[in-house]
RNA sequence: GCCACUUUAGCUCAGCUGGUAGAGCAACGGACUGAAAAUCCGUGUGUCCCCGGUUCGAUUCCGGGAGGUGGCA
Numbered sequence: 001g002c003c004a005c006u007u008u009a010g011c012u013c014a015g016c017u018g019g020u021a022g023a024g025c026a027a028c029g030g031a032c033u034g035a036a037a038a039u040c041c042g043u044g045u046g047u048c049c050c051c052g053g054u055u056c057g058a059u060u061c062c063g064g065g066a067g068g069u070g071g072c073a
Stems, first nucleotide, its partner, number of pairs: 001072007010025004019056001027043005049065005
């Protein structure tokens, strides 16, 4: 330099055919306990990497850019 994949919650990741986003773990609050751990109940905490385009409507489609991983040279 070229190609492919990837970027969504604190972390690991879902999200189909465009209709305003979710799971597990973690965290926080509560119950239980003499006090903890474990267990049980509750709570989503988010500029969906950035800019632009299409659309009534974009995490999703299109163009450009940035970061990461791998391959080729």

This is a predicted structure of a 73-nucleotide RNA (transfer RNA) from a bacterium. Model confidence (mean pLDDT): 80 of 100.